[in-house]
RNA sequence: GCAGAGUAGGAGUGCGCGUGUGGAAGUGCCGGCGGGACGGGGAGUUGUCCGCCGGACGAAAAACCUUGGGGUUUGCAGUGUGCGCUCCGCAUCCCGCUGC
Numbered sequence: 001g002c003a004g005a006g007u008a009g010g011a012g013u014g015c016g017c018g019u020g021u022g023g024a025a026g027u028g029c030c031g032g033c034g035g036g037a038c039g040g041g042g043a044g045u046u047g048u049c050c051g052c053c054g055g056a057c058g059a060a061a062a063a064c065c066u067u068g069g070g071g072u073u074u075g076c077a078g079u080g081u082g083c084g085c086u087c088c089g090c091a092u093c094c095c096g097c098u099g100c
Stems, first nucleotide, its partner, number of pairs: 001100004009088010019077003029055008040095004061074005
């Protein structure tokens, strides 16, 4: 000098277990405040994640069973979560690792 490996995390998908189905949760979006993480080491954002507050928006019910309370199934929600698979992947800077 050339080539390569590896993280957090993200996206898609399959299966399982849940939540909500309007006095409307959750997800996503906008603003504010606070905090965290970001290849092995150091630095680290206008990127990213989390919490709180505010704002705009915003779900779909149906059938059956039951004396009743309620239950079951199929749906609906940019729904929560666990595991598997696939893909992407250090913003960036410096150093390092493996092969030649």
The RNA shown here (THF (Tetrahydrofolate) riboswitch aptamer) has 100 nucleotides and comes from a mouse gut metagenome. Rfam family: THF (Tetrahydrofolate) riboswitch aptamer. Rfam describes the family as follows. Tetrahydrofolate (THF) riboswitch was first reported for Ames et al. as an RNA motif in 5' untranslated (5'-UTR)regions of folate transport and biosynthesis genes in Firmicutes genomes. Rfam links the family to the GO term tetrahydrofolate metabolic process.